This is a predicted structure of a 73-nucleotide RNA (transfer RNA) from a Lachnospiraceae bacterium. It matches the Rfam family "tRNA". Gene Ontology term of the family: triplet codon-amino acid adaptor activity. Taxonomically the source falls in Lachnospiraceae (Bacteria, Bacillati, Bacillota, Lachnospirales).
RNA sequence: GCUGGAAUAGCACAGUCGGUAGUGCACUUCACUCGUAAUGAAGGGGUCGUCGGUUCGAGUCCGAUUUCCAGCU
Repeated sequence: GCUGGAAUAGCACAGUCGGUAGUGCACUUCACUCGUAAUGAAGGGGUCGUCGGUUCGAGUCCGAUUUCCAGCU
């Protein structure tokens, strides 16, 4: 240099055919307990790497770009 893949909550990841983004753990509060843990209930937390384009509408499609991984040279 070329090709392919990945980037979504604090962490690990889902997200179907484009239609208001979710699960587990973690965190906060409450219940339970003599107390803690465990368990149960509720809650907070996201410009979906960045910048543009298409569309009535984009995490999803298209282009560019950044970082990481793998392969080729």